Annotation:
A computed fold for a 369-nucleotide RNA from a bacterium, annotated as Bacterial RNase P class A. It matches the Rfam family "Bacterial RNase P class A". By type it is a ribozyme. The coordinates come from a structure-prediction model, not an experiment, and the mean pLDDT is 76. The RNAcentral record of the sequence draws on ENA.
RNA sequence: CAGGCUAGUCAGGCGAUUGCAGGAGAGCAUGCUCUCCUGAGGAAAGUCCGCACUCUAUAGAGUCUGGUGCCGGGUAACUCCCGGGACGGAGCAAUCUGUCGGAUCGGGCCACAGAAACAAACAGCCUAAGGGAGGGGUUUCCUUCCCCGGCGAUGUUGAAAAGGUAGUGUAAGAGACUACCGGCGCAAGUAGCAAUAUUUGCGGCCAGGCAACCCCCACCAAGAGCAAGACCAAGCAGGGAUAAGAGACUGCUCGUCUCAUCUGAGUCCCGGGUAGGUCGCACGAGAUGCUGGGUAACCAGUAUCCUAGACAGAUGAUCGCCCAGGCGCGUGCGCCGGACAAAAUGCGGCUUAUAGACUGGCCUGGGGC
Numbered sequence: 001c002a003g004g005c006u007a008g009u010c011a012g013g014c015g016a017u018u019g020c021a022g023g024a025g026a027g028c029a030u031g032c033u034c035u036c037c038u039g040a041g042g043a044a045a046g047u048c049c050g051c052a053c054u055c056u057a058u059a060g061a062g063u064c065u066g067g068u069g070c071c072g073g074g075u076a077a078c079u080c081c082c083g084g085g086a087c088g089g090a091g092c093a094a095u096c097u098g099u100c101g102g103a104u105c106g107g108g109c110c111a112c113a114g115a116a117a118c119a120a121a122c123a124g125c126c127u128a129a130g131g132g133a134g135g136g137g138u139u140u141c142c143u144u145c146c147c148c149g150g151c152g153a154u155g156u157u158g159a160a161a162a163g164g165u166a167g168u169g170u171a172a173g174a175g176a177c178u179a180c181c182g183g184c185g186c187a188a189g190u191a192g193c194a195a196u197a198u199u200u201g202c203g204g205c206c207a208g209g210c211a212a213c214c215c216c217c218a219c220c221a222a223g224a225g226c227a228a229g230a231c232c233a234a235g236c237a238g239g240g241a242u243a244a245g246a247g248a249c250u251g252c253u254c255g256u257c258u259c260a261u262c263u264g265a266g267u268c269c270c271g272g273g274u275a276g277g278u279c280g281c282a283c284g285a286g287a288u289g290c291u292g293g294g295u296a297a298c299c300a301g302u303a304u305c306c307u308a309g310a311c312a313g314a315u316g317a318u319c320g321c322c323c324a325g326g327c328g329c330g331u332g333c334g335c336c337g338g339a340c341a342a343a344a345u346g347c348g349g350c351u352u353a354u355a356g357a358c359u360g361g362c363c364u365g366g367g368g369c
Base pairs, nucleotide, nucleotide: 001365002364003363004362005361006360007359008358009357010356012322013321014320015319016318017317018316020039021038022037023036024035025034026033027032028031041340045351046350048349049348050347051346052345053225054224055223056222065221066220067219068218069217070084071083072082073081074080085100086099087098088097089096090095101216102215106214107213108210109209110208122155123154124151125150126149130147131146132145133144134143135142136141163181164180165179166178167177168176182206183205184203185202186201187200188199189198190197191196229279230278231277232276238270239269240268241267242266245259246258247257248256249255286305287304288303289302290301291300292299293298323338325336326335327334328333329332
């Protein structure tokens, strides 16, 4: 210098004018005006996980259902993050990436092909033991076929077919047996918190895979969600009380009771609760800096700061200069033009979208000193 890998940061800047939303203050005056301050993101998105918070439910235990699944750590919690392990894959490398409890409880499945997909049949090999029939031969002998029987060798397939090689052995064979190699299991030692690694010894133990099919084991999980929910509360409807009139009871008053046709209202109270309003709702698992611990995720301490909160939804538009980018040519001018995308209770993750710029570390190749 070129190409690449990886960890991060930013997401146009400044100024002016004019709008919008929230807050504070002031003025007139009871809804306007003025001034000042503040006003989207790394993903605000998908709503896929996990929490906080709220209401409902809940004695305990179990079942059902769902989820998680190598080990250790982090966290409020997680299907997240960090570190490690085993077995693989890609790359020369830096580095990236897949899988992860149990297959001797049991059931189920294994396309096509193939004799056969786990369990013996079939083809095939053998005729040693037992039985039957026949042939040859001088008698014990030889031989053919059949039944019964033995056989993990061989069988063109397939992703996968009873570990491999050599020998012993046999009627024929086979870990049936022996040696070596491979795998598995058990025991002990060493290293490690652990997963696990490694060494030695022993055991012929050697009959596949799928659990992202049911299942088994361990652990976890109540349900609904801020339109949760709490408070205040017009109007209308409902319930109750009271008052104006008349009558009865009575000597009168108070009081009680009854009626109150036509017209037909007022006042008060009640609970639920609509519109509407207030809260929830912005000081929080908070942000930034520094110090310390830890390989890291992260944690602790300390200093400073307060940073949207609408309710049909504000955060917009225009102009000037600069910055990054693209195009054109007259090479310093002109033109174009700013990725993905817009909060709605909050927070931690994951996933997806994203023009371009910058920084640190590392790898490969080439060149110079």